[in-house]
RNA sequence: GCCCUCAUAGCUCAAUGGUAGAGCAACGGUUUUGUAAACCGUUGGUUACAGGUUCAAGUCCUGUUGAGGGCU
Numbered sequence: 001g002c003c004c005u006c007a008u009a010g011c012u013c014a015a016u017g018g019u020a021g022a023g024c025a026a027c028g029g030u031u032u033u034g035u036a037a038a039c040c041g042u043u044g045g046u047u048a049c050a051g052g053u054u055c056a057a058g059u060c061c062u063g064u065u066g067a068g069g070g071c072u
Stems, first nucleotide, its partner, number of pairs: 001071007010024004018055001026042005048064005
């Protein structure tokens, strides 16, 4: 220098162009003499950034940034 993959909740990851979800964590409750565990519920999102296409974009296209890998 060129090519490929990835970026989504505090963490690990889902999500056929059509209401962004799960597990763990946090918080509240039940239970217990108390703690933990278990069970029930709740909260938590500028989908890395900037544009474009579309009635509609986390998803498609372009660029930038960051991480990982490959070739020379």